Predicted 3D model of a 71-nucleotide RNA (transfer RNA) from a Candidatus Roizmanbacteria bacterium.
């Protein structure tokens, strides 16, 4: 340099164009003599900028970052 895939809470991942969800972690609580485990509650997320659309995590364009392959 060329090709290809990916970017979503702290972390790992879901989501047919229609309320962004689950697990884990964090905080609080129940339980216990204390703790662990378990259970309940709660906090926190779409890489950036445009475009299409009544409506975009999703579709399109550009940018940024990362993985793999080729040279």
């Nucleotide at each position: 340099g060329g090709g290809u895939c990916c970017g979503u809470g702290g972390u790992g991942a879901a989501a047919u164009g229609g309320u962004a969800u689950c697990a884990u972690a964090g905080a609080g609580g129940u339980c216990u003599c204390c703790a662990a485990a378990a259970c309940c509650u709660u906090u926190g997320u779409u890489c950036c900028a445009g475009g299409u659309u009544c409506g975009a995590a999703u579709c399109c364009u550009g940018g940024c970052g990362g993985g793999c392959c080729c040279g």
Rfam family: tRNA. Rfam classes the family as a transfer RNA.
The RNAcentral record of the sequence draws on ENA.